[in-house]
Predicted 3D model of a 71-nucleotide RNA (transfer RNA) from a Spirochaetia bacterium.
RNA sequence: GCGCCUGUCGUAUAACGGUAUUACCCCAGCCUUCCAAGCUGGAGACGCCGGUUCAAUUCCGGUCGGGCGCU
Numbered sequence: 001g002c003g004c005c006u007g008u009c010g011u012a013u014a015a016c017g018g019u020a021u022u023a024c025c026c027c028a029g030c031c032u033u034c035c036a037a038g039c040u041g042g043a044g045a046c047g048c049c050g051g052u053u054c055a056a057u058u059c060c061g062g063u064c065g066g067g068c069g070c071u
Base pairs, nucleotide, nucleotide: 001070002069003068004067005066006065007064010024011023012022018054026042027041028040029039030038047063048062049061050060051059
């Protein structure tokens, strides 16, 4: 330099173009003499910039980060 794969809450994950899922963590309540465990509820994310579309995490282009391969 070229090609391919990949990027989602703090972490790990899912998602035919149509309300962004689940678990752990965190917060509050219940339970308990207290703690832990358990139960209920809550907060928290689509790398960035454009394009297509009524509508984009999803499709397309660029860019940035990560991984693999070739030279």
Description
It matches the Rfam family "tRNA". Rfam links the family to the GO term triplet codon-amino acid adaptor activity. Lineage of the source: Bacteria > Pseudomonadati > Spirochaetota > Spirochaetia.